The RNA shown here (Glycine riboswitch aptamer) has 89 nucleotides and comes from Glaciihabitans arcticus. Lineage of the source: Bacteria > Bacillati > Actinomycetes > Micrococcales > Glaciihabitans. Rfam family: Glycine riboswitch aptamer. The literature on the family includes a 2004 paper in Science by Mandal et al., "A glycine-dependent riboswitch that uses cooperative binding to control gene expression". Its mean pLDDT, the model's own confidence on a scale to 100, is 77. Of the family's consensus pairs, 90% are formed in the model.
RNA sequence: UAUCGCGAUGCGGGAGAGUCCACCGAGGUGGACACCGAAGGAGCAAGCCUCUCCGCCAAUCUCUCAGGUCUCAGUACCGCAUCACGAAG
Numbered sequence: 001u002a003u004c005g006c007g008a009u010g011c012g013g014g015a016g017a018g019u020c021c022a023c024c025g026a027g028g029u030g031g032a033c034a035c036c037g038a039a040g041g042a043g044c045a046a047g048c049c050u051c052u053c054c055g056c057c058a059a060u061c062u063c064u065c066a067g068g069u070c071u072c073a074g075u076a077c078c079g080c081a082u083c084a085c086g087a088a089g
Stems, first nucleotide, its partner, number of pairs: 001088001003087003007083007018033006034069003040065001041063003047056002
C1' cells in the first nucleotide's frame, strides 16, 4: 500500500419444523408422540500416503448427541465497517 488469507467485534439481511394432554399464577412448566437442521458435535467420498493394514481428508451431504418447532432471542451463510495477526509487493 489496504492486495491476499485467517480470527474477533459491531451493524444489516438471514430459513426450516407441532399437535395433544396435564398443572395453572394464564404466562410458563412438564409429559407423550411427531417433526426441523443453518450454533456446536459426529460420520463418510474422491484424492494423498503405504506392499498391505493404518493414517490424512470437505460440505449446505448424512446422523440428530446437543439445539430448535407462537413471539423474542439465537443461528450457518452473505454484505459493510473496525481491530489484530500472518503473507506479498